[in-house]
RNA sequence: GCCCUAUCACGAGUGGCGCGAGAGACUUGGCUCGAUGACCGCCCGGCAACCUGUCCUACCUUCGUUGGGAUAAGGUGCCCCAGCCAAGCCCGCCGAUGGCGGGAACGAUAGGAC
Numbered sequence: 001g002c003c004c005u006a007u008c009a010c011g012a013g014u015g016g017c018g019c020g021a022g023a024g025a026c027u028u029g030g031c032u033c034g035a036u037g038a039c040c041g042c043c044c045g046g047c048a049a050c051c052u053g054u055c056c057u058a059c060c061u062u063c064g065u066u067g068g069g070a071u072a073a074g075g076u077g078c079c080c081c082a083g084c085c086a087a088g089c090c091c092g093c094c095g096a097u098g099g100c101g102g103g104a105a106c107g108a109u110a111g112g113a114c
Stems, first nucleotide, its partner, number of pairs: 001114001003112006013044001015043004022033003026088005045079003050075003053071006083106001089103006
């Protein structure tokens, strides 16, 4: 980097230091944050339970595999506004150049394989 699977309307600092202008994936229209220093990097704190570990448990003669639960030691990740909102492509319905619903695509994170 490509592919596969799962999740994305829950949760978590207006913390300290540094940088110095935009940031919120892409496009359009909005909206929000930002020199009272955002974004980003480091530290501290926290959230969560994707993977590992440990413990319990179900099936099982036992180990093991698989499932369920707990823990939060380790590996990530995350901690303004719903993936900030809507649209973008397809389908359906309706009171129809719009509205509603479903799906996809795209994006992000985790695990796996190459």
Molecule: SAM riboswitch aptamer (S box leader)
Organism: Abditibacteriales bacterium